This is a predicted structure of a 255-nucleotide part of an RNA (large-subunit ribosomal RNA, domain VI) from Chromochloris zofingiensis. The full RNA is in RNAcentral, with records from ENA and SILVA.
Context: one part of a larger RNA
RNA sequence: CGCUAGAAUAUUGAAGUCAGCCACUCAUAGUACGAGAGGACCUGUAGUGGACAUGCCAAUGGUGUAUCGGUUAUCUCUCCCGAGGUAAACGCCGAGUAGCUAUGCAUGGAGUGGAUAAGUACUGAAAGCAUCUAAGUACGAAGCCCAGACUAAGAUGAGUAUUCUCCAUUAGGUCGCAGGAAGACAACCUGUAGAUAGGUAUCAAGUGUAAGAUCAGUAAUGAUUUCAGCUGAGAUAUACUAAAGACCAAUUGAC
Numbered sequence: 001c002g003c004u005a006g007a008a009u010a011u012u013g014a015a016g017u018c019a020g021c022c023a024c025u026c027a028u029a030g031u032a033c034g035a036g037a038g039g040a041c042c043u044g045u046a047g048u049g050g051a052c053a054u055g056c057c058a059a060u061g062g063u064g065u066a067u068c069g070g071u072u073a074u075c076u077c078u079c080c081c082g083a084g085g086u087a088a089a090c091g092c093c094g095a096g097u098a099g100c101u102a103u104g105c106a107u108g109g110a111g112u113g114g115a116u117a118a119g120u121a122c123u124g125a126a127a128g129c130a131u132c133u134a135a136g137u138a139c140g141a142a143g144c145c146c147a148g149a150c151u152a153a154g155a156u157g158a159g160u161a162u163u164c165u166c167c168a169u170u171a172g173g174u175c176g177c178a179g180g181a182a183g184a185c186a187a188c189c190u191g192u193a194g195a196u197a198g199g200u201a202u203c204a205a206g207u208g209u210a211a212g213a214u215c216a217g218u219a220a221u222g223a224u225u226u227c228a229g230c231u232g233a234g235a236u237a238u239a240c241u242a243a244a245g246a247c248c249a250a251u252u253g254a255c
Base pairs, nucleotide, nucleotide: 001154005165006164007163008162009161010160011159015151016150017149018148021050022049023048024047025046026044027043033038052108053107054106055105056104060102061101062100063099067095068094069093070092071091072087073086074085075084076083077082111146113145114144119139120138121137122136166253170249172248173247174246175245177191178190179189180188196242197241198240199238200237201236202235203234205231206230207229212225213224214223215222216221
């Protein structure tokens, strides 16, 4: 821009993309077969596993660059105590929430469908026989079509349904703003008729018992106060702060 008034929501599906795997066990059955040794086809709402694909983070683990603690050197506040800075972009070490993740978890490859290939057949002439073929008929594959998952009306053949708006303080949309379990950028999602972000409160979770004080010890240190103190992302609650505002937009829709 088109789809012929302008919009919102929900859909149909022409067409396209993806998937399609393999092995073993059990039963059938120690049956058919075979002198024996051995040993099936077929079948199953049976079971297990491998690889692959998709998704997820409750648990198991990983990471988690400053969340907590320990600790060395040095500098600073401030002399001690207590803190903070730097040490190759965490000084080193021990842990670790959210998020992201695999080696972890879940799911998937479903058909007694249809038409067929090679092939197997029935009936059957040309050619009194024979012949799966010439007329006719029946089976037959991980392959084809359908069935499964996803995209999908620019499918210009532009589909369908419902609702809203018509001169405006309006249906609706855009920019901006506050943001996001959305994201390369676009796009997508939420927003005052509000829990979107921050703050605050409580909790979860992490770390592991803060500082100060008191007590014990000559002291290093230990004990008590104290499962303390501190805490990024998590949960719930709370409008306290910030979500200000600006603009576009169809004039009842050719004949």
The gene name in the source record is rrl. Lineage of the source: Eukaryota > Chlorophyta > core chlorophytes > Chlorophyceae > Chromochloris. It matches the Rfam family "Bacterial large subunit ribosomal RNA".